[in-house]
Context: one part of a larger RNA
RNA sequence: CUGUAUCGAAGGAACUAGGCAAAUUACCCUCGUAACUUCGGGAGAAGAGGGCCCAUUUAGAGCGCAAGCUUUGGGUGGGGGCACAAGCCAGGGGGUGGCGACUGUUUAUUAAAAACACAGGGCUCUGCGAAGCCGUAAGGCGACGUAUAGGGUCUGACGCCUGCCCGGUGCUGGAAGGUUAAGAGGAGAGGUGCAAGCCUUGAAUCGAAGCCCCAGUAAACGGCGGCCGUAACUAUAACGGUCCUAAGGUAGCGAAAUUCCUUGUCGGGUAAGUUCCGACCUGCACGAAUGGCGUAACGACUUCCCCACUGUCUCCGAUACAGACUCA
Numbered sequence: 001c002u003g004u005a006u007c008g009a010a011g012g013a014a015c016u017a018g019g020c021a022a023a024u025u026a027c028c029c030u031c032g033u034a035a036c037u038u039c040g041g042g043a044g045a046a047g048a049g050g051g052c053c054c055a056u057u058u059a060g061a062g063c064g065c066a067a068g069c070u071u072u073g074g075g076u077g078g079g080g081g082c083a084c085a086a087g088c089c090a091g092g093g094g095g096u097g098g099c100g101a102c103u104g105u106u107u108a109u110u111a112a113a114a115a116c117a118c119a120g121g122g123c124u125c126u127g128c129g130a131a132g133c134c135g136u137a138a139g140g141c142g143a144c145g146u147a148u149a150g151g152g153u154c155u156g157a158c159g160c161c162u163g164c165c166c167g168g169u170g171c172u173g174g175a176a177g178g179u180u181a182a183g184a185g186g187a188g189a190g191g192u193g194c195a196a197g198c199c200u201u202g203a204a205u206c207g208a209a210g211c212c213c214c215a216g217u218a219a220a221c222g223g224c225g226g227c228c229g230u231a232a233c234u235a236u237a238a239c240g241g242u243c244c245u246a247a248g249g250u251a252g253c254g255a256a257a258u259u260c261c262u263u264g265u266c267g268g269g270u271a272a273g274u275u276c277c278g279a280c281c282u283g284c285a286c287g288a289a290u291g292g293c294g295u296a297a298c299g300a301c302u303u304c305c306c307c308a309c310u311g312u313c314u315c316c317g318a319u320a321c322a323g324a325c326u327c328a
Stems, first nucleotide, its partner, number of pairs: 001323008010314002014312001019309001027051005036041001038157001052079012080084001092307004097302002099299002104116002120155007132141003158294004163224003168221002170217005177212003183206002188201005225243005252286001253283001264280005
């Protein structure tokens, strides 16, 4: 000096990206327990008191015919120890946000999560030799199931909700019309031949699906404007004009896991706060099942704050063991 442990004056997070690590807490009994809540929870909330041994007294229980023995609780007095849940073992607690409802699942070997799944919700296909899938086929799964079933896809408990656009793309429907292949059709034309014929070519016309066309459909893929003016302070603009569009973003939320400018501005917390919480709205570039906004409970998730606690630190020291090092 290093590793693993133990202890530490005063302070107590000043450490640090961050209380990482360590410390605190820990069991049983009794008392007591907030907001919020889906009335189940939250909750071991939080917090408080007690716990060893002896004597005595008191109330009860069990056993016993009885004497008595065993045992539980309370009162009083006393005893020893550093310490009585004496060892091992054994929750730190509280508050506010974000995300995800939850228990689960995952990158065997750097990611456990806010990702996946989930119950629930929607759309869509499928009438059974089902749709879909595997296979060249036979055949099989679906299913020894039958629309309260099965497949696909999106969303993701629950609560309140889920606005406008069908112009583009997709899907569904459409006895008309346009276009359109093989095929049918053969007017005609050419070659050859004396001819019959044979060979070649070939116009109209009739010909599907598809496409065009006409509709429907957004919990289908998706989309959801600009400029100018206007109120008797100013400012702002309920209001008006105009251009464009398929339609111009509704409710709710909003500097947000989304805000560039930005450490926006105001308020709170601190002596001091680029983080945090509450607001504002100027949303560079939120927004409604690629779901929107809330939400009790839950979380080895994540942000911030407080109490307790501590060698994380101020600032390092001591001890034990094992190394390193020196000598043998």
This is a predicted structure of a 328-nucleotide part of an RNA (large-subunit ribosomal RNA, domain IV) from Alphaproteobacteria bacterium SO-S41.
The RNAcentral record of the full RNA draws on ENA.